Context: one part of a larger RNA
RNA sequence: UUGCGUUGAAGGAACUCGGCAAAAUGACUCCGUAACUUCGGAAUAAGGAGUGACUGUAAGAAAGAAAUUUCAUAUAGUUAUCAUAUAAUCGGGGGCAGCGACUGUUUAAUAAAAACACAGGUUUCUGCUAAUUCGUAAGAAGAUGUAUUGAAACUGACGCCUGCCCAGUGCUGCAAGAGAAAAAGAAAAAGUUCCUAGCUUUUUCUAUAACUCCCAGUAAACGGCGGCUGUAACUCUGACGGUCCUAAGGUAGCGAAAUUCCUUGGCAUUUAAUUGGUGUCCUGCAUGAAUGGCGUAACGCCUGCCCCGCUGUCUCCAGCGCAAACUUA
Numbered sequence: 001u002u003g004c005g006u007u008g009a010a011g012g013a014a015c016u017c018g019g020c021a022a023a024a025u026g027a028c029u030c031c032g033u034a035a036c037u038u039c040g041g042a043a044u045a046a047g048g049a050g051u052g053a054c055u056g057u058a059a060g061a062a063a064g065a066a067a068u069u070u071c072a073u074a075u076a077g078u079u080a081u082c083a084u085a086u087a088a089u090c091g092g093g094g095g096c097a098g099c100g101a102c103u104g105u106u107u108a109a110u111a112a113a114a115a116c117a118c119a120g121g122u123u124u125c126u127g128c129u130a131a132u133u134c135g136u137a138a139g140a141a142g143a144u145g146u147a148u149u150g151a152a153a154c155u156g157a158c159g160c161c162u163g164c165c166c167a168g169u170g171c172u173g174c175a176a177g178a179g180a181a182a183a184a185g186a187a188a189a190a191g192u193u194c195c196u197a198g199c200u201u202u203u204u205c206u207a208u209a210a211c212u213c214c215c216a217g218u219a220a221a222c223g224g225c226g227g228c229u230g231u232a233a234c235u236c237u238g239a240c241g242g243u244c245c246u247a248a249g250g251u252a253g254c255g256a257a258a259u260u261c262c263u264u265g266g267c268a269u270u271u272a273a274u275u276g277g278u279g280u281c282c283u284g285c286a287u288g289a290a291u292g293g294c295g296u297a298a299c300g301c302c303u304g305c306c307c308c309g310c311u312g313u314c315u316c317c318a319g320c321g322c323a324a325a326c327u328u329a
Base pairs, nucleotide, nucleotide: 001324002323003322004321005320006319007318008317010315011314014313019310027051028050029049030048031047036041038157052079053078054077055076056075057074058073060071061070062069063068080084092308093307094306095305096304097303098302099300100299104116105115120155121154122153123152124151125150132141133140134139158295159294160293161292163225164224165223168222169221170218171217172216173215177213178212179211184206185205186204187203188202189201190200191199192198226244227243228242229241230240253287254284265281266280267279268278269277270276
């Protein structure tokens, strides 16, 4: 000097990105226990008190034929210590908000999460030689199943809900019409051949499949959901009007948000002081409804903020023990 322990005056988070780390709490018995709530919980909520040894009394359980022994409890006293769950083991607690309902799963060796999954919801396909998938095929899975089945996709408990748009892209249907392949048929021409036939090549016509166009449906399919301008007897604002464009112009909700650039937005609250937190406003650069919207008890090694307790995290470092380094032998 470093590492691992241990102790510390006064203060007690002033440390720091952040209470990281440490300290503190901790067992049993008795008392007591809020908001909220899906009535199950929240809850060991929170917050208190007691605990040794010996003596008396009371009533109990088990074993035994009985004497008696063992176990556990309540109550009244006595007594020792600084300290009685004397060691070890062994929850710190509370409040507000975000996200995800939950238990679970994950980047073996830098990420455990708000990511994945999930029960629940919805849509599409699937009538059995099923759809779907693997395989060149035989065949196999689906399934020794049968639409309350199986497959695919999205959402993600529960509660209240899920608005408008089918113009584009996709999917489904499609009476008539238009376009549209090769093979096939008919005719003609050229070549071959003395000529015909046949064959080859070319041209025209006939009859056309899926498909495309056309037409219609479909958004819990992919997706999308506007400008400019005038107007109320102070001013401001604009319920109201005009006009252009569009397939339709964002509904209910929520909103400086895990989304807000300007921005440390305005106001309130929290602090002595806050680019933080919470509540509210709405001027939403660029919210918004199963790419789900908004809430939500319980839960979380998640994220942000505040309070109590506690402490060497710090003011500000120091002592001691062990180990190593170092110096000398």
Predicted 3D model of a 329-nucleotide part of an RNA (large-subunit ribosomal RNA, domain IV) from a microbial mat metagenome.
Its Rfam family is "Bacterial large subunit ribosomal RNA". Its family is annotated with structural constituent of ribosome and ribosome in the Gene Ontology.
The full RNA is in RNAcentral, with records from SILVA.
Its mean pLDDT, the model's own confidence on a scale to 100, is 85.